[in-house]
RNA sequence: AAUAAAAAACAAGCGCCAGAACCCUGGUCCUUCAGGGUUGACGAGGAGAGGGAGUAUCGAUCAUUCGGCGGAUGCCCUCCGGCCCGGUCACGGCCGCAGCGUAGAACAAAACCAGGAGGCAACUCCCGGACCAAAGACUACAGGUGACCAA
Repeated sequence: AAUAAAAAACAAGCGCCAGAACCCUGGUCCUUCAGGGUUGACGAGGAGAGGGAGUAUCGAUCAUUCGGCGGAUGCCCUCCGGCCCGGUCACGGCCGCAGCGUAGAACAAAACCAGGAGGCAACUCCCGGACCAAAGACUACAGGUGACCAA
């Protein structure tokens, strides 16, 4: 370095649960205790490298989607590579396919309806149907300063 086998891992609006709510069993006997369990955010969007801080974008819905912990593609600094329409460099802004602004068009899941599987239950999982966003991105218009060089 290659091949083979096994195990672990394979989550990033993600994971977890000690508060809380709910379910089951037992005790107690009227609202509490013990044990076991369930729930605990619906999608869209988001990763150059290193470091840092810590309530990290957008809407749907109106529910414990309560409350909390951890993490994180966001943010800040430095570096790298680029963009700002002849070339190079510096500065400035910006991006990680690229300014700011204006306009435009498109896009979701859950909730809902229907069916199925599992569980004593709380509830979980799968599948079909129909509907509706915003941000970002996209499209159109629009596009730095200086020096030197080239034309």

Background: GlmS glucosamine-6-phosphate activated ribozyme aptamer from Desulforamulus profundi, 151 nucleotides, folded computationally. Its mean pLDDT, the model's own confidence on a scale to 100, is 78. NCBI's taxonomy places the organism under Bacteria, Bacillati, Bacillota, Clostridia, Desulforamulus.